The prediction has a mean pLDDT of 83.
This is a predicted structure of a 74-nucleotide RNA (transfer RNA) from a Candidatus Limnocylindria bacterium.
It matches the Rfam family "tRNA". Rfam links the family to the GO term triplet codon-amino acid adaptor activity. By type it is a transfer RNA. Rfam's curators write: Transfer RNA (tRNA) molecules are approximately 80 nucleotides in length.
The organism belongs to Candidatus Limnocylindria, within Bacteria.

Parts: sequence; structure tokens; C1' cells
RNA sequence: CGGGGUGUAGGUCAGCUAGGUAGACCGCGUGAAUGGGGUUCACGAAGUCGACGGUUCGAAUCCGUCCACCCCGA
Repeated sequence: CGGGGUGUAGGUCAGCUAGGUAGACCGCGUGAAUGGGGUUCACGAAGUCGACGGUUCGAAUCCGUCCACCCCGA
């Protein structure tokens, strides 16, 4: 320098192909059961979807540029 992949909740990842309310599990908080712990159950908090633009009535999703990390090639 060229090509490809990944980036979404504190962690691990779905959702993107086919645009239409942002989700699961673990973890965390509160409550109940227990003398306490563990455990189980119920409820809840937590994300402007890597950044900035574009298209669109509407973008995590489509398009462009850039950033970080990983892989391949030179």
C1' cells in the first nucleotide's frame, strides 16, 4: 500500500441478507420464600447500535468517508 472480517447494555452475542417499538443469556439492584448463606421466583435499571455525512416519511440495517482491532497478500 491492496483485499477481507469485526465494532450493539458492565460481559458474551443475536437482530442487518428482506429498512418500520433495540433484544437474549450472564452479571447488577429491589422484593418474596430461608434464622443466615446458597438457591428459586417476581419486578426493575442499564445502549443516542465505533465516528461523521448521504438516501428515505422512517436507518443498528442501504451508500460514502474516517477510526480501532484481527486476518491474508505485497